The prediction has a mean pLDDT of 84. The RNA shown here (SAM riboswitch aptamer (S box leader)) has 115 nucleotides and comes from Hymenobacter properus.

RNA sequence: CACUUAUCAAGAAAGGCGGAGGGACAGGCCCUGCGAUGCCUUAGCAACCAGCAGCAAUGCCAGGUGCUAAAUCCUGUUCUGAAUCGGCUACGGCCGGUACAGAAGAAGAUAAGUC
Numbered sequence: 001c002a003c004u005u006a007u008c009a010a011g012a013a014a015g016g017c018g019g020a021g022g023g024a025c026a027g028g029c030c031c032u033g034c035g036a037u038g039c040c041u042u043a044g045c046a047a048c049c050a051g052c053a054g055c056a057a058u059g060c061c062a063g064g065u066g067c068u069a070a071a072u073c074c075u076g077u078u079c080u081g082a083a084u085c086g087g088c089u090a091c092g093g094c095c096g097g098u099a100c101a102g103a104a105g106a107a108g109a110u111a112a113g114u115c
Stems, first nucleotide, its partner, number of pairs: 002114007013042005021031003025076004043068003048064002051060003072107001077104005083098006
């Protein structure tokens, strides 16, 4: 790197260095010289793995990871619902556009495992 499984609306920031971009990608919308992203220190959140207790459900625990703006910030593909606009109609409806809600999915992140 690839594959499999699980989770992703909860939770948790101060200081120092440094000096212009950042939020994966695209569009949107945001954050940012009242100092972002990044690095370091300290602090915190969290039970995926490990450990402990238990028949189990589960509980305890911060040792290994992870995380500490916004729902994974929102949308991205498909389906469904109701709304609205336009076109066509044999008047039964059909097609297309726009915005909304819901479900599933894609992509991504993290963990555990496999090759």

Lineage of the source: Bacteria > Pseudomonadati > Cytophagia > Cytophagales > Hymenobacter.